A computed fold for a 74-nucleotide RNA from a bacterium, annotated as transfer RNA.
Its mean pLDDT, the model's own confidence on a scale to 100, is 80.
It matches the Rfam family "tRNA". By type it is a transfer RNA. From the family's description: Transfer RNA (tRNA) molecules are approximately 80 nucleotides in length.
[in-house]
RNA sequence: GGGCCCGUAGCUCAUUUGGCUAGAGCGUUUCUAUGGCAUAGAAAAGGUGGUGGGUUCAAAUCCCAUCGGGUCCA
Numbered sequence: 001g002g003g004c005c006c007g008u009a010g011c012u013c014a015u016u017u018g019g020c021u022a023g024a025g026c027g028u029u030u031c032u033a034u035g036g037c038a039u040a041g042a043a044a045a046g047g048u049g050g051u052g053g054g055u056u057c058a059a060a061u062c063c064c065a066u067c068g069g070g071u072c073c074a
Stems, first nucleotide, its partner, number of pairs: 001073007010026004019057001028044006050066005
C1' cells in the first nucleotide's frame, strides 16, 4: 500500500435481498411477596445504529468517503 470482516442500549448479541413506534439476555432503578437477606414475580429507564455525505416517499439495512479494531497478501 491492497483485499476481506467487524463497529447496534452499561456488557454480550439479534435484526441486514429498505417499509409499521430497532429487540433479546445479563446489568441498573422502582414496586410486590419475606421480620430481613437471598430468591421469585411485575414495571420502568436506557441506543437513531463508529462518523460524515448521497440515493429514496421511506435506510441499521443500498452507494461513497472517512475513523477504529481484526485478519490475509505485498